The part of an RNA shown here (large-subunit ribosomal RNA, domain III) has 386 nucleotides and comes from Glaciecola sp. G7-5.
The organism belongs to Glaciecola, within Bacteria.

Context: one part of a larger RNA
RNA sequence: GAGUAACGAUAAUGGGGGUGAAAAACCCCCACGCCGGAAGACCAAGGUUUCCUGUCCCAUGCUAAUCAGGGCAGGGUAAGUCGGCCCCUAAGGCGAGGCAGAAAUGCGUAGUCGAUGGGAAACAGAUUAAUAUUUCUGUACUUAUAUAGUGAGUGAAGGAGAGACGGAGAAGGCUAGGCAAGCAUGGCGUUGGUUGUCCAUGUGAAAGUGCGUAGGGCGUUUGAUUAGGCAAAUCCGGUCAAACAUUAAACCUGAGACACGAGACGAGUGACUACGGUCGCGAAGUUGUUGAUGCCCUGCUUCCAGGAAAAUCUUCUAAGCGUAUUGCUAUAUGAACCGUACCCCAAACCGACACAGGUGGUCAGGUAGAGAAUACUAAGGCGCUU
Repeated sequence: GAGUAACGAUAAUGGGGGUGAAAAACCCCCACGCCGGAAGACCAAGGUUUCCUGUCCCAUGCUAAUCAGGGCAGGGUAAGUCGGCCCCUAAGGCGAGGCAGAAAUGCGUAGUCGAUGGGAAACAGAUUAAUAUUUCUGUACUUAUAUAGUGAGUGAAGGAGAGACGGAGAAGGCUAGGCAAGCAUGGCGUUGGUUGUCCAUGUGAAAGUGCGUAGGGCGUUUGAUUAGGCAAAUCCGGUCAAACAUUAAACCUGAGACACGAGACGAGUGACUACGGUCGCGAAGUUGUUGAUGCCCUGCUUCCAGGAAAAUCUUCUAAGCGUAUUGCUAUAUGAACCGUACCCCAAACCGACACAGGUGGUCAGGUAGAGAAUACUAAGGCGCUU
């Protein structure tokens, strides 16, 4: 220079009360304003205690601070079913033998790893200061082992089926959700009106089990035969015959609805209260309409660029085995280990910062609207630390 620039989005603050040495900024209440395809809610990645409680204000916070993602101390993450581990494979990695090379090493078979993919099973309510599909209550489901009963040819690293998949388009059936009416409870205006076709709030309900619908697929059954499926096969494929059908039935698949689940929950209200809450009682709980980008649908139609693999599962036999193995029913027992707090379009991640930048997925109320645009708004969250 200079008590100057600046104090990081122009979403916005004002009043009352509290605490305190001190309050524009902390807490509570009232009013106002902002977001609302987000500035709300939930995950993945990443962070790694930042979560909750008490206490403190030297430093950190672009100011103050009684406040804090700051200091100190204590507490907090509960799983057969969520995710991992596990089983399986993709690109790719490693790679016994092997090949190449002077060697280091390179390539690569059998294998073995490797998810961003495939593979058994859980929902609703309640609860904590902080966890919950994990605790509790209620109601379920899966799988393994053992025992008992009952039936049976069982059996794989092999065969076959299934798993098993692209883009676009269109229609139908549903549901979530919404809206309206009805019903229930409460209210009747400090300012003119408001007992009414008035106002406010509520009207919600899972997995599972049973049933097997709208829809979709496919000719079905039996017998014989067989150069294929590296051997075998009763399986798959091929061929032939018969019967029944040929608008179909049967079979396979398949949302939703309906019934049980169904006690609870529930506006409100009563009692107690350390004003933080705690304990109890408990009404209505229906109908119509609209309606998805969700489900049926991995379907259907269509197109060419022709759109993973393997395991699990079903079935077939080979070697073997011969009462071992296996199917069904019932009962009993087991289901380990790791993650789980909190932030997650952000003051907690990546940007040297509490940085106007960047960051994948899910949910998607109302009025107007073609709309996830835009404007206003609900739930919820904020007023961006001078």
Its mean pLDDT, the model's own confidence on a scale to 100, is 82. RNAcentral holds the full RNA, with entries from ENA. Rfam family: Bacterial large subunit ribosomal RNA.